[in-house]
RNA sequence: GAAGUUGGCCAGACAGCCGCUGUGCGCGGAUGAAACCCGCUGUCGCAAGAUGCCGGUGCCGCGCAUAGAGGAAAGUCCGGGCUCCAUAGAGCAGGGUGGCGGGUAACACCCGUCCGUUAUAAGCCGCGGGCGCAAGUUCGCGGUGAAGGCGAGGAAUAGGGCCACAGAGACGAGUCCGUUUGUUUCGCCCGAAAGGGCGGGCAGGCGGGGUGAAACGCGGCAACCUCCACCCGGAGCAACACCAAAUAGGCAAGCGUUGAGGCGGCUCGCUGAGCUUGCGGGUAGGUGGCUAGAGCCGCGGAGUAAUUCGCGGCCCAGAGGAAUGGCUGUCAGGGCGCAAGCCCCAUACAGAACCCGGCUUAUCGGCCGACUUCAAUU
Numbered sequence: 001g002a003a004g005u006u007g008g009c010c011a012g013a014c015a016g017c018c019g020c021u022g023u024g025c026g027c028g029g030a031u032g033a034a035a036c037c038c039g040c041u042g043u044c045g046c047a048a049g050a051u052g053c054c055g056g057u058g059c060c061g062c063g064c065a066u067a068g069a070g071g072a073a074a075g076u077c078c079g080g081g082c083u084c085c086a087u088a089g090a091g092c093a094g095g096g097u098g099g100c101g102g103g104u105a106a107c108a109c110c111c112g113u114c115c116g117u118u119a120u121a122a123g124c125c126g127c128g129g130g131c132g133c134a135a136g137u138u139c140g141c142g143g144u145g146a147a148g149g150c151g152a153g154g155a156a157u158a159g160g161g162c163c164a165c166a167g168a169g170a171c172g173a174g175u176c177c178g179u180u181u182g183u184u185u186c187g188c189c190c191g192a193a194a195g196g197g198c199g200g201g202c203a204g205g206c207g208g209g210g211u212g213a214a215a216c217g218c219g220g221c222a223a224c225c226u227c228c229a230c231c232c233g234g235a236g237c238a239a240c241a242c243c244a245a246a247u248a249g250g251c252a253a254g255c256g257u258u259g260a261g262g263c264g265g266c267u268c269g270c271u272g273a274g275c276u277u278g279c280g281g282g283u284a285g286g287u288g289g290c291u292a293g294a295g296c297c298g299c300g301g302a303g304u305a306a307u308u309c310g311c312g313g314c315c316c317a318g319a320g321g322a323a324u325g326g327c328u329g330u331c332a333g334g335g336c337g338c339a340a341g342c343c344c345c346a347u348a349c350a351g352a353a354c355c356c357g358g359c360u361u362a363u364c365g366g367c368c369g370a371c372u373u374c375a376a377u378u
Base pairs, nucleotide, nucleotide: 001374002373003372004371005370006369007368008367009366010365012331013330014329015328016327017326018325020068021067022066023065024064025063026062027061028060029059037056038055039054041052042051043050044049070349074360075359077358078357079356080355081354082236083235084234085233094232095231096230097229098228099113100112101111102110103109114153115151116150117149118148123144124143125142126141127140128139129138130137131136154227155226159225160224161221162220163219171217176209177208178206179205180204181203182202184201185200186199187198188197189196190195240288241287242286243285250279251278252277253276254275255274261271262270263269295314296313297312298311299310300309301308302307332347333345334344335343336341
């Protein structure tokens, strides 16, 4: 340098204007239920912690500041955290995994390695065609040809099941062609007879042919059941916990036909069986769960690697189903053109909702590596 394979990263940039959602601070207003949270302080407790009082917060508006989608947020296919329910122990059922070794919270994931399988590019070799006087060059076909791709990769002598098409026969046995054997049988021929020959049937046999991926060989298939070893409780943030209106039930106490209560305040009048207070469950609604984490970045150590350890730094959406945007300009990118340039396109796939680790699927374009083969030079 040519060719192939493979991994990581980015996912338009900047500026101006106008918005949306969360959080913090300030101001103003409203309301003064509680939980939760914050502050202060008390009681109990050895402690972890439990439980109170008071104040703030809570709702609305305005202003300022700050943060605001992804590598897959997707499919919900695996594995975990968390929560509630269940749970003596063992077994059965059911589900899953499967070379060997390692990693991890765990895995059907990842790393290393072995085995099996499968390629193909450039190059090289051969054959053929074109061009050329030739050297050669170019095209096609075949072979060779690495990194790489793929593998649910235990057991087929425990048992069952299956093996398309073709073929007689697919694991039960079986005879299509050919060939061969016979104290067998039929027909024809030769022969005086014994017997012999030819053709067919029957019974048996075979290192050949034919079919097929595989033809009888303890065949193949376990991603068919099964066996072996190991692993696995169930449901899910609409989990779950706390507070709690109105109304209607429930319970208790008090009052009530000697008239409660109602008829807007009082008196009369009318009416006539409930009324009041407290408690408890639950609903609406609110709050927590909720994002500081198997977290991210940097440096160093261990390890081939996956990964892990130490130190330092950082805080990065947490809402209702709803926010995460729009417009303009410049540049980048894409399209056209030989070029100067011109015009068009707002620009891949897509979009959080309890959180992580994977896998799979979708994806315009770009950047940076690694491995292997070949060629040339040093």
About this RNA
Bacterial RNase P class A from a Burkholderiales bacterium, 378 nucleotides, folded computationally. Taxonomically the source falls in Burkholderiales (Bacteria, Pseudomonadati, Pseudomonadota, Betaproteobacteria). The gene name in the source record is rnpB. The sequence is in RNAcentral, with records from ENA. Its Rfam family is "Bacterial RNase P class A". Rfam links the family to the GO terms ribonuclease P activity, dimeric ribonuclease P complex and tRNA processing.